[in-house]
């Protein structure tokens, strides 16, 4: 200098003028005026998760349904975060993982291929059968030669037996690879290395790692159903309360009804003709206040911890709207881009993205113009 | 606010782990004096990205868009 990897941060500040919101204080007091401090986010978004909180009269059990899935920690909790283990990608810094179980059971693997839970198409080997050359023994024959038995070599088709190494098919075919060996020919048959499974020993809280020994060892898919372990009641601030105002009730079920609850058990409450409660139809009111902002809160420093995070001390209060508020303008400064001059720097012009709280937090995901900075990796050059 | 469903050629609609098909439309040809009808042929698609798997329209995750129900 170039290319990458991981993390943190900015994305405006100050002052004046006018205009908004609630809060506090003062004055005036139906009203209104003045002053003070404060007034959208890193995602406020998506509504994907987890909670706090509220209600369902009290407290349960089982089923169903849903979620998570290596180990150890953090946390109020989580499908989150941190650190490790194993596996994969990358030269590397690093990144990704949906990561329990295929021997509880069921199901699937098209096409190709002989065969996909079971297997022999080609090929190789075997004695035996036939043919040919040749050697040998015996018999017959004057000879040429003929008959029978045995051996070696070569060739050949059917049937039978052995084989699963090689070839072909496929994503996957009796664990992979190599042959010191071994066989009639082959095969973990055997040997060396590796993977898997089992046993023993050592290290570690653990997931796992290392070493030794051993029979040799028939896939994959659970983001197919499922099994195992753990967790989960339901509904949600339009939850739920208080006050005020206003109208118009009628019907059904009915000795049973209703709640906890998606279902069952269980249990509780009200009621039995003076009717409980539920449901259906119809009418009225959509007003004011609370909930509503002090929080698992923010900032700084120190300590513990590899870290996530926790503890201690000090300081701070920082929107609570309800048709929904923070805008406009002027000046200066800051940040960025371009150009020029010049190398302490200066001048001119321009730009600023994604985007607005609605009960509150902790995460995840998505969107984002332009940038700042720290650490690390790889390549090149110089000293 | 909560719950649920969907996205395939230009349009409508099949394929539910194993070659993405049919109809209409469009283009060209045949037939006809011409046109219609008919016949033949052809083109065009899984919302986007990633993952699981030998293989994905189909299974899973995220994003975009459309619609329904209740309140």
């Nucleotide at each position: 200098c170039a290319a990458g990897a991981g993390g943190a941060c900015c994305g405006g500040g100050c002052g004046g003028u006018c205009g908004c919101g609630g809060g506090c204080g003062c004055g005036c007091u139906g009203g209104c005026g003045c002053g003070c401090a404060c007034g959208a986010g890193g995602a406020a978004a998506g509504u994907c998760c987890g909670g706090g909180c509220u209600u369902c009269u009290c407290a349960g059990a089982g089923c169903g349904c849903g979620g998570u899935g290596c180990u150890g920690g953090c946390u109020a909790a989580c499908c989150g975060c941190c650190a490790g283990g194993c596996g994969g990608a990358g030269c590397g810094a690093u990144c990704c993982g949906a990561c329990g179980g295929a021997u509880a059971g069921g199901g699937c693997a098209a096409c190709a291929g002989a065969a996909a839970c079971a297997u022999a198409c080609c090929g190789c080997c075997c004695g035996g059968g036939g043919c040919g050359u040749u050697c040998u023994c015996g018999g017959c024959g004057c000879a040429a030669g003929c008959c029978g038995g045995g051996g070696c070599c070569g060739c050949c088709a059917a049937a039978g037996g052995g084989u699963a190494a090689g070839g072909g098919u496929g994503a996957a075919a009796u664990g992979g690879c190599a042959g010191c060996g071994g066989c009639a020919a082959g095969a973990g048959c055997c040997u060396a290395c590796c993977a898997g499974c089992g046993g023993c020993c050592g290290g570690g809280c653990g997931a796992c790692c290392g070493g030794c020994c051993g029979g040799c060892u028939g896939u994959g898919c659970a983001a197919c159903c499922c099994c195992c372990a753990c967790c989960g009641g339901a509904a949600g601030c339009a939850a739920g309360g208080u006050c005020a105002a206003g109208c118009a009730g009628g019907g059904a079920c009915a000795a049973g009804g209703g709640g906890c609850u998606g279902c069952u058990c269980g249990u509780c409450c009200c009621g039995u003709u003076c009717g409980a409660g539920u449901c259906c139809c119809g009418g009225g009111u959509a007003g004011a206040c609370c909930g509503c902002u002090c929080g698992a809160g923010g900032c700084a420093g120190c300590c513990g911890g590899c870290a996530a995070c926790g503890g201690c001390u000090g300081c701070c209060c920082u929107a609570g709207a309800u048709a929904g508020a923070u805008g406009a303008u002027c000046g200066c400064c800051g940040c960025c881009c371009u150009g020029c001059c010049g190398c302490c720097g200066g001048c001119a012009g321009g730009g600023a993205a994604c985007a607005g709280a609605a009960c509150c937090c902790g995460g995840c995901u998505u969107a984002c113009a332009g940038g700042u900075u720290c650490u690390c990796u790889u390549g090149g050059g110089c000293c | 606010u909560g719950c649920c469903g969907g996205g395939u050629c230009a349009u409508c609609u099949a394929a539910u782990g194993g070659u993405a098909g049919g109809a209409u439309a469009g283009u060209g040809g045949a037939c006809u004096c011409u046109g219609a009808a008919u016949c033949c042929a052809c083109u065009c698609a899984u919302c986007u990205u990633g993952g699981u798997u030998c293989g994905a329209a189909u299974c899973c995750a995220a994003g975009c868009c459309c619609g329904g129900c209740a309140g």
Molecule: RNase P RNA; transfer RNA
Organism: Pseudomonadota bacterium